This is a predicted structure of a 176-nucleotide RNA (Lysine riboswitch aptamer) from a Clostridia bacterium.
[in-house]
RNA sequence: AUACAAGGUAGAGGUGCACUUCUUAUCAGUAGCUAUAAUGAAUACUGUGGGGUAUAAGGAUUUAUAGUGAAAGGAAAAAGUGCCGAAGGAAAUCUGUUCCUGCAAGCAGGUUUUCUGGUCAUAUGGCUAACAACCUAUUGACUGUCACUAAAUUUUAGUGGAGUGCUAUCGCGUUA
Repeated sequence: AUACAAGGUAGAGGUGCACUUCUUAUCAGUAGCUAUAAUGAAUACUGUGGGGUAUAAGGAUUUAUAGUGAAAGGAAAAAGUGCCGAAGGAAAUCUGUUCCUGCAAGCAGGUUUUCUGGUCAUAUGGCUAACAACCUAUUGACUGUCACUAAAUUUUAGUGGAGUGCUAUCGCGUUA
C1' cells in the first nucleotide's frame, strides 16, 4: 500500500413508514332516556352449559307514536415527534381482560418462527355502520438498488435476485 470475511458509523429509495395532538365530516336522527297507548312475565350482564347478581304486576318484555338525543372505533386536512425492517402480514405460544367457572369468541400486550425492497391499481376473501379506510390471494404498471448481457459513452435496453440488501467510510484480524 492492496485485497478479503465478521464488526462499527453515516446515508439513499418517495404520493416513503409509524405514532401523537387539535379540528371537521361520517357514525346518526342510530343507541339510550322520557311520555302516551296496547301487550302481560320475564329481562340484562359477548355466545353456550352451570352458578351468581340486579330490575320487575307499584308493570319486565315487545310493538307503535311523539319529544329529546350521544359516544367509541375507523376517515380527511393541518401541526409535531421518531425513523429507512422504517413497518406490515401469517402461524404457534404465553400474560391480562370481558360478573365466577368449562368450552369458544373478542380486545390489549409479549416471545419464537416465517414472508414482504417500495408505491399505485385491481379485490377472491376478511373486518366494519359503510360500497369509505385497513388486511390479504392473484395480476399489472411505475420506481430504487445490485449482478449479468448487449449497445452506447457515462447513458439506454433486456433478464434475474433480495433489505441480515445497497452506497460511502472507519478499523481489529488474516493473506501476499

Annotation: It was read from a public genome assembly, where an Rfam model found it. The coordinates come from a structure-prediction model, not an experiment, and the mean pLDDT is 77. The organism belongs to Clostridia, within Bacteria.